A computed fold for a 72-nucleotide RNA from Myrichthys maculosus, annotated as transfer RNA. It matches the Rfam family "tRNA". Rfam classes the family as a transfer RNA. Rfam links the family to the GO term triplet codon-amino acid adaptor activity.

């Protein structure tokens, strides 16, 4: 320097252009003689930046930034 994939809640992953969902942690009850474990219920992300299209973007598009693999 090129190609490619990736980036979303504290951590892991979903969402073919139409209200960003769940698991695992957190919290609060509920059970225990106490703990875990169970079982209800509850906050927590506007999607890595900036843009462009579109009635309507996490999703198309363009630069940019961070990892990651390839190739010279």
């Nucleotide at each position: 320097g090129c190609c490619u994939c990736a980036g979303u809640a504290g951590u892991u992953u979903a969402a073919u252009g139409c209200c960003a969902a769940a698991a695992c942690a957190c919290c609060g009850g509920u059970u225990u003689u106490g703990u875990a474990a169970u079982c209800c219920g509850g906050a927590a992300a506007g999607u890595g930046a900036a843009g462009a299209u579109u009635a309507a973007a996490a999703u198309u598009c363009u630069u940019c930034c961070u990892g990651a693999u390839g190739c010279a």